[in-house]
RNA sequence: CAGGUAGACCGGGUGGUCGCCCCUGCCGGCAGGCGGGGGAGGAAAGUCCGGGCUCCACCGGGCAGGAUGCUGGGUAACUCCCAGGAGGGGCAACCCUACGGAAAGCGCAACAGAAACAUACCGCUUUUCCUUGAUAUUGGAGAAGUAAGGGUGAAAUGGUGAGGUAAGAGCUCACCAGCAGCCGGGAGACCGGCUGGCUGGGCAAGCCCCAUCUGGAGCAAGGCCAAAUAGGGGGACUAUAAGGGUGCCCGGCCCGUCUCCGGGUUGGCCGCAUGACCUUUGUGGCAACAUAAAGGCUAGAUAGAUGACCGCCACCUUUCCGCUCAGGGAAGGUACAGAACCCGGCUUACAGGUCUGCCUGAUUC
Numbered sequence: 001c002a003g004g005u006a007g008a009c010c011g012g013g014u015g016g017u018c019g020c021c022c023c024u025g026c027c028g029g030c031a032g033g034c035g036g037g038g039g040a041g042g043a044a045a046g047u048c049c050g051g052g053c054u055c056c057a058c059c060g061g062g063c064a065g066g067a068u069g070c071u072g073g074g075u076a077a078c079u080c081c082c083a084g085g086a087g088g089g090g091c092a093a094c095c096c097u098a099c100g101g102a103a104a105g106c107g108c109a110a111c112a113g114a115a116a117c118a119u120a121c122c123g124c125u126u127u128u129c130c131u132u133g134a135u136a137u138u139g140g141a142g143a144a145g146u147a148a149g150g151g152u153g154a155a156a157u158g159g160u161g162a163g164g165u166a167a168g169a170g171c172u173c174a175c176c177a178g179c180a181g182c183c184g185g186g187a188g189a190c191c192g193g194c195u196g197g198c199u200g201g202g203c204a205a206g207c208c209c210c211a212u213c214u215g216g217a218g219c220a221a222g223g224c225c226a227a228a229u230a231g232g233g234g235g236a237c238u239a240u241a242a243g244g245g246u247g248c249c250c251g252g253c254c255c256g257u258c259u260c261c262g263g264g265u266u267g268g269c270c271g272c273a274u275g276a277c278c279u280u281u282g283u284g285g286c287a288a289c290a291u292a293a294a295g296g297c298u299a300g301a302u303a304g305a306u307g308a309c310c311g312c313c314a315c316c317u318u319u320c321c322g323c324u325c326a327g328g329g330a331a332g333g334u335a336c337a338g339a340a341c342c343c344g345g346c347u348u349a350c351a352g353g354u355c356u357g358c359c360u361g362a363u364u365c
Base pairs, nucleotide, nucleotide: 001361002360003359004358005357006356007355008354009353010352012313013312014311015310016309017308018307020039021038022037023036024035025034026033027032041336045347046346048345049344050343051342052341053218054217055216056215058252059251060250061249062248063247065214066213067212068211069210070084071083072082073081074080085099086097087096088095089094100209101208105207106206107203108202121150122149123146124145125144126143127142128141129140130139158176159175160174161173162172163171177199179196180195181194182193183192184191185190222270223269224268225267232261233260234259235258236257237256243255244254245253277296278295279294280293281292282291283290284289314334315333316332317331318330319329320328321327
C1' cells in the first nucleotide's frame, strides 16, 4: 500500500424571522401575558421471543396444547448474551449449526436396479450331461460354491493395499473409520491411549420417545368523576341443587346464576414516565456481567406536538479552469426513516463518512 475479517461511532452544523407541545415561577376574575428549562431512533420499523405492570377470588392434583434441545456460566427472564466442545467452510483471521434419541414403536424414500432391513441380473470357480473338427469348453442345460469385478442408484453386508483361495470373502495382516470394554485428563460436553470381535444404512425441520419449562387476556389492560336513559322486557335453572368462577378435568372454596331482545352514555381525569434507568471511576471475572462510590433526570402527544422559510458552512457526485499538485468556479444531491404503557433481546433497512484490532499478499528499511 492492497485485499479480507471482527467491532465501535457520526449520519448534518450554524444565524435570522415566524409557528407548536410539556414542566415550572410571577401577574391576572377569566382568556391569556412575561421569564426559565426541556422536546423522536439506532433502528422509534417487524410484532418474532422474553418479561415488568393490570385484571380475571383462591389453593391442590392431573391432562391437553405449545415451546426449547451439545456443555458450563450470565440475566428479572428468554429461542437472548458470554466462554467452551463436536461437525462443516475458509491459506488464515474468522464464519455457520438441520447440535438429545434411529437396538421403544409406526411411517417415508419417485424412478432406475436382481435387490433398499434385504439380494444374485451379468459374471467368476468346481463338476455332471448333450453337441461340435475344437482337447476342462465350440455352443448349451443342470448342481454346488461365490459377493472380489461390472451395471442401476443419493445410498447396495466398512474403505485402501497385500497375502491367501478352485474362485472369492476381515479368511489373515498393515493403516484408517465405526462399535464395545478398560485406563488416564477435564466441573462437563468431550479428548487421548490400549485391547478386541470384524462391523447392514438415511430421514425425527415425519409422527413419536426422553429431559426441562409453560393459566388466560391484554394500556382499546384497568381505575375515578361527570352526565344521560327504559329504577326496561322475556326465557331457563332452583337453594343439600343447577349454573358460574379467563385452556380442559377432578377436589376444596366462593357466589343465586346463566341467556336473549331493547335503550342510554361514547365527555373529562388518572394509568403516563424515577426506571430490572443512564454516565464515569474502582474492585472481582478470559468474558457476558456483578458490585461499591460519585454524578445525571434526558418527549409525554390524543386526530395526535418537536415544524416552515431564507442565508452561510460541511460532506458527496459530475463538469470546467489550472502542465501537475495545491486551489477555485458552476450544477445537482445529502441515507433508512417518526414515539403512543415501559424495558431486555433478535431480525430487517440505511447515500456518505470516521476510528480500532486481527489475517493474507507485495514492497522498502
Bacterial RNase P class A from a Dehalococcoidia bacterium, 365 nucleotides, folded computationally. The source organism's lineage runs through Bacteria, Bacillati, Chloroflexota and Dehalococcoidia. Model confidence (mean pLDDT): 77 of 100. It was read from a public genome assembly, where an Rfam model found it. Its Rfam family is "Bacterial RNase P class A". The family's RNA type in Rfam is ribozyme.